Predicted 3D model of a 185-nucleotide RNA (Lysine riboswitch aptamer) from Paenactinomyces guangxiensis.
It matches the Rfam family "Lysine riboswitch aptamer". From the family's description: Riboswitches are metabolite binding domains within certain messenger RNAs that serve as precision sensors for their corresponding targets. Allosteric rearrangement of mRNA structure is mediated by ligand binding, and this results in modulation of gene expression. This family includes riboswitches that sense lysine in a number of genes involved in lysine metabolism, including lysC.
Of the family's consensus pairs, 94% are formed in the model.
NCBI's taxonomy places the organism under Bacteria, Bacillati, Caryophanales, Thermoactinomycetaceae, Paenactinomyces.
It was read from a public genome assembly, where an Rfam model found it.
[in-house]
């Protein structure tokens, strides 16, 4: 020198990832509530209490009046960034479901242990969330990408190697780039 092994640091992949603020729209939907009538006739979401209620609960028709969150889309500003991030399983915390209290069942928001997925797009989909036919997640399939490994071809190159390209293939626990330390030389 050089190789193998461990550690740190900086980086790359591109319709890259996530997040919050703020505007706009659609949809939530004429639905939830509320009014009037008319039927109907004891209840009022489970269980307990409180309060209501034959001066008419719940429930259904008509006829006026009539939202909101949660979700999606654009659009600017802006954070944090390259297991970025996602999602599955198991455990736990909390919140939210009619005034309280209990219990179920889901919903949201985290936290820990573990699996999995390089990335984005498109296309299908009987699963899941959702009001949805919008949107997301799971599957599954398409070529593109960016990377290492091999193998062909072509250039530079004394050689090693280095660049293009064409093909198989594999994953992020990778990949380059650098540095430290242990071996071996």
């Nucleotide at each position: 020198a050089u190789g193998u092994g461990a550690a740190g640091u900086a980086g790359a992949g591109g319709u890259g990832c996530a997040g919050a603020u703020g505007u706009u729209c659609a949809u939530c939907a004429g639905u939830a509530c509320u009014u009037g009538u008319u039927c109907u006739g004891a209840g009022g979401a489970c269980g307990g209490g409180a309060c209501c209620g034959g001066u008419g609960a719940a429930g259904a028709a008509c006829a006026g009046g009539g939202a909101a969150a949660g979700g999606g889309a654009a659009u600017a500003u802006u954070u944090g960034c390259c297991g970025a991030a996602g999602u599955c399983c198991a455990a736990u915390u909390a919140u939210u479901u009619a005034c309280c209290c209990g219990g179920a069942a889901a919903u949201u928001a985290g936290u820990u242990g573990g699996g999995c997925u390089g990335g984005g797009g498109c296309c299908g989909u009987a699963u899941c969330c959702g009001a949805a036919c919008a949107g997301g997640a799971g599957c599954g399939g398409c070529a593109c990408u960016g990377u290492c490994a091999c193998a062909g071809a072509a250039g530079c190159c004394a050689c090693u190697g280095c660049u293009u390209u064409u093909g198989u293939g594999g994953a992020g626990g990778g990949c380059u780039a650098u540095c430290u330390c242990a071996c071996a030389g």